c-di-GMP-I riboswitch aptamer from Stieleria varia, 107 nucleotides, folded computationally. Its Rfam family is "c-di-GMP-I riboswitch aptamer". Gene Ontology term of the family: cyclic-di-GMP binding. The coordinates come from a structure-prediction model, not an experiment, and the mean pLDDT is 80. The RNAcentral record of the sequence draws on Rfam.
[in-house]
RNA sequence: GAAAAAGGCAAACCGUUUGAGAAGGCGGGGCGCAAAGUUACGGGUCCGUGGGCAUCACAUCGGAUGCAGUUGCCGAUGUGGGGCCUCAGGAUCGCCGGACUGCCAAG
Numbered sequence: 001g002a003a004a005a006a007g008g009c010a011a012a013c014c015g016u017u018u019g020a021g022a023a024g025g026c027g028g029g030g031c032g033c034a035a036a037g038u039u040a041c042g043g044g045u046c047c048g049u050g051g052g053c054a055u056c057a058c059a060u061c062g063g064a065u066g067c068a069g070u071u072g073c074c075g076a077u078g079u080g081g082g083g084c085c086u087c088a089g090g091a092u093c094g095c096c097g098g099a100c101u102g103c104c105a106a107g
Stems, first nucleotide, its partner, number of pairs: 001104001008033002013028006031094001037100003041097003044092004050087001051085003055081009
C1' cells in the first nucleotide's frame, strides 16, 4: 500500500566532541523519508596525513666561466612554504544500482 491508525527515522542549522581532512559520535532541531533499516560490492561525488611531480626561498657541497675572489649561472643534497596528481589509503548507503533483513495494516 487506505488522502486511515499505531509507531519509526531525522536534512539544513546550533552546541559539544573525535579526525590532517572528507566526515563521524552525542544533545537540540525538523527539511524531508515506506526501507532515510543493514552492507562501501559496482558506478558517482568528496578527502587525500602518507606517496609522486613540478616549483619558490634558504643552507651546504660540487661544476662551468675566470689570473683570483665576491655576486650571478648550472647541478646535487637537506630544511621549509604553498601548488598539482589522485597512486596507497579513506568518507558518503539522505547520489544511483546490487545484496541481506524487517514493523503496522482495512477492504